């Protein structure tokens, strides 16, 4: 210098391959129930501008371009 991959909740990830229902799971966390008290278990909830900017579209986490961060390969 060039090519490619990854970026989604506090953490680990799915969802992208075919754009369309309210963006989900596990762990964690808050409250409550249970217990003499903890743990465990059960119930309910909070937590996301889907890395950023712009574009295409009736509609974008998903498609396109660029940027940022991390990684791999080649020279």
């Nucleotide at each position: 210098a060039a090519a490619c991959c990854u970026a989604u909740a506090g953490c680990u990830c799915a969802g992208u391959u075919a754009g369309g229902u309210u963006a989900g799971a596990g762990c964690g966390u808050a409250u409550g129930a249970u217990u003499g008290a903890u743990a465990a278990u059960c119930a309910u909830g909070a937590g996301g501008u889907c890395a950023g900017u712009a574009g295409u579209u009736c509609a974008a986490a998903u498609c396109u371009a660029c940027u940022u961060a991390g990684g791999u390969u080649u020279a």
The RNA shown here (transfer RNA) has 75 nucleotides and comes from Paulinella micropora. The source organism's lineage runs through Eukaryota, Sar, Rhizaria, Euglyphida and Paulinella. The RNAcentral record of the sequence draws on ENA and Rfam. It is recorded under the gene name trnI. Model confidence (mean pLDDT): 80 of 100. It matches the Rfam family "tRNA". About the family: Transfer RNA (tRNA) molecules are approximately 80 nucleotides in length.